[in-house]
Context: one part of a larger RNA
RNA sequence: AGCAAAUGGUGGAUGCCUUGGUUGCUAAAGCCGAAGAAGGACGUGGGAGACUGCGAAAAGUGUCGAGAAGCUGUCAACAAGCUGUGAUCCGACAAUGUCCGAAUGGAGCAAUCCACUCUGUAGUAAUGCAGAGGAGGCUGGUAUUUAUACCGGCCGGGUAAGCCUGGGAACUGAAACAUCUAAGUACCAGGAGGAAAAAAAAUCGUAUGAGAUUCCGUUAGUAGCGGUGAGCGAAAGCGGAAAAGCCUAAACCCCGAUUUAUCGGGGGGUUGCAGGGUCCAAAAUAACGACCUUGAAGAUUAAAAGAAGCUUCUGGAAUGGAGCGCCAAAGUGGGUGAAAGCCCCGUAUUGUAAAAUCGAGUAAAGGUAGGUUUGGAUACCUAAGUACCACGGGACACGCGAAAUGCCGUGGGAAUCUGGGGAGACCAAUCUCUAAGGCUAAAUACUUUAGCAGACCGAUAGUGAACUAGUACCGUGAGGGAAAGGUGAAAAAAACCCUUGAUUAAGGGAGUGAAAAGAUCUGAAACCAUUUGCUA
Numbered sequence: 001a002g003c004a005a006a007u008g009g010u011g012g013a014u015g016c017c018u019u020g021g022u023u024g025c026u027a028a029a030g031c032c033g034a035a036g037a038a039g040g041a042c043g044u045g046g047g048a049g050a051c052u053g054c055g056a057a058a059a060g061u062g063u064c065g066a067g068a069a070g071c072u073g074u075c076a077a078c079a080a081g082c083u084g085u086g087a088u089c090c091g092a093c094a095a096u097g098u099c100c101g102a103a104u105g106g107a108g109c110a111a112u113c114c115a116c117u118c119u120g121u122a123g124u125a126a127u128g129c130a131g132a133g134g135a136g137g138c139u140g141g142u143a144u145u146u147a148u149a150c151c152g153g154c155c156g157g158g159u160a161a162g163c164c165u166g167g168g169a170a171c172u173g174a175a176a177c178a179u180c181u182a183a184g185u186a187c188c189a190g191g192a193g194g195a196a197a198a199a200a201a202a203u204c205g206u207a208u209g210a211g212a213u214u215c216c217g218u219u220a221g222u223a224g225c226g227g228u229g230a231g232c233g234a235a236a237g238c239g240g241a242a243a244a245g246c247c248u249a250a251a252c253c254c255c256g257a258u259u260u261a262u263c264g265g266g267g268g269g270u271u272g273c274a275g276g277g278u279c280c281a282a283a284a285u286a287a288c289g290a291c292c293u294u295g296a297a298g299a300u301u302a303a304a305a306g307a308a309g310c311u312u313c314u315g316g317a318a319u320g321g322a323g324c325g326c327c328a329a330a331g332u333g334g335g336u337g338a339a340a341g342c343c344c345c346g347u348a349u350u351g352u353a354a355a356a357u358c359g360a361g362u363a364a365a366g367g368u369a370g371g372u373u374u375g376g377a378u379a380c381c382u383a384a385g386u387a388c389c390a391c392g393g394g395a396c397a398c399g400c401g402a403a404a405u406g407c408c409g410u411g412g413g414a415a416u417c418u419g420g421g422g423a424g425a426c427c428a429a430u431c432u433c434u435a436a437g438g439c440u441a442a443a444u445a446c447u448u449u450a451g452c453a454g455a456c457c458g459a460u461a462g463u464g465a466a467c468u469a470g471u472a473c474c475g476u477g478a479g480g481g482a483a484a485g486g487u488g489a490a491a492a493a494a495a496c497c498c499u500u501g502a503u504u505a506a507g508g509g510a511g512u513g514a515a516a517a518g519a520u521c522u523g524a525a526a527c528c529a530u531u532u533g534c535u536a
Base pairs, nucleotide, nucleotide: 001535002534003533004532005531006530007529008528009527015521016486017485020457021456022454023453024452025451026450027449028448029447030446031158032157039100040099041098042055043054044053046078049075050074051073061094062093063092064091065090070082071081072080105114106113107112116133117132118131119130120129121128122127136155137154138153139152140151141150142149143148144147163191164190165189166188167187173180177227203210204209214241215240216239217238218237224232225231245439246438247437248383252267253266254265255264256263257262272417274382275381276380277378278377279376280375281374282373283372288370290368291367292366293365294364298358299357300356301355304350305349309324310323311322312321313320325342326341327331333345334344335343388412389411390410391409392408393407395405398424419434420433421432422431423430473480474479493520496509497508498507499506
């Protein structure tokens, strides 16, 4: 020096564990904000810090409930206290709620600075203290000199995902690339709601008919579109979820106003088997909705009751073995010194609410006024710069195509029910619908909360985060972004003595404990030592 073995050190793999994640199912809930939000700053405890809570009334105050023996949140003890005159904890409703922030008296480098007016209070006064008020925009009313003042109302900002509207890429794919694709995606702006949007046929369809919208399955990767490339990609129908239909404008009548052009209010009326109005004739007095009065049940936000096991053996400890029982509408689950239906918390089942919210001014009860149908006549009405056409775009699965349909821009520009639109150029016949006004729940999307579950993870995994985590740290900034879990059943956390020493650290006794497991579960390998043996 090498090799081997043993014993240690170092290191933190592995095993076991789970406080945390993750996905789904079921149920419930779903906007907050000038009455100052979301989000923060600074404070707040007996004492210094972090987290949590709270706001100068500051880990809290009041009232009403619930509950019953302990409590003063966590790290985390100590001190000092509270509590059967019912605390702590739990629920409901209130009170307080500094400063910043839409931030709104003015300003500003957010959490700061500087004023003004009124009221109260102290003071002779200067002045101090306390409370209140005032930004801007839109809009209604009042007043008068139409520009102000005063009194009201609304808005502003935030918001994870989902939704609607207006704008709107590129990488990429086409094995290059330009039409095309990616994609109306990402992203930007605006808006609304607990959902949003859509919605009661100028629909679809085939020669039978269906009967608002939305969502799921299928039709179907079909029919089609497509440098007929890459790719894009329906609909009817069928099977389900959920179901709900309504109101205006006009004709005509009445009232009011008026600048005599009309305007406002009330009645009437609302459709395709056309309907309505007006006039005539005949029959009927209901269904039904509207309004007024009273007004639930139930649910949620705290609870509560809740069965049944002992002996012995092993052991540190019994939930284990053995023996003999018991309950079960409860043998989901968790805890307890090992593995517990019967030890504890619970569980099945039963079941409560002073207060608040939803249900809902709903169901239900009572009352008030209203009202309908048929036949005939008439041709008064039935949404106009609209439909439609041309040109230019963009949407439709459909890229201009044979290109219908629907939307926008520019120009032109109808008819009035014997009217008008559609049925994929166009024409005819036939069928079908009734545009140019509006509203509308549910089934659907998403998130949160609660419960439950997983051939989901188990600390390099699972969220970035099981721990002071969007923390420490990095960056001027936008932004980036960690590491870090485990003594033991119980701290019983090692009194006391000795060595060294700095009243450390470390070690040896002693003690605790089942075991030192000793600031720690287990403790692999690499790596480093020591001892012994072998080899040249």